RNA sequence: GCCCUUGUAGCUCAGUGGAUAGAGCAGUAGUUUCCGGAACUAAAGGUCGGCAGUUCGAGUCUGUCCAAGGGCG
Numbered sequence: 001g002c003c004c005u006u007g008u009a010g011c012u013c014a015g016u017g018g019a020u021a022g023a024g025c026a027g028u029a030g031u032u033u034c035c036g037g038a039a040c041u042a043a044a045g046g047u048c049g050g051c052a053g054u055u056c057g058a059g060u061c062u063g064u065c066c067a068a069g070g071g072c073g
Base pairs, nucleotide, nucleotide: 001072002071003070004069005068006067007066010025011024012023013022018056028042029041030040031039049065050064051063052062053061
């Protein structure tokens, strides 16, 4: 330098172009307990890597940039 894959909650990951973007774990609050742990319940937590484009509609498709990983030279 060229090519490929990945980027979504604090972490690990789902998510046919169409309803309000979800799950598990962690954390928080509550119930329980002498106290903790475990268990149960609840709420919270997201500019879907950035910027453009296509579309009535984009986390999803296209371009470019950034980051991580891999391959070739």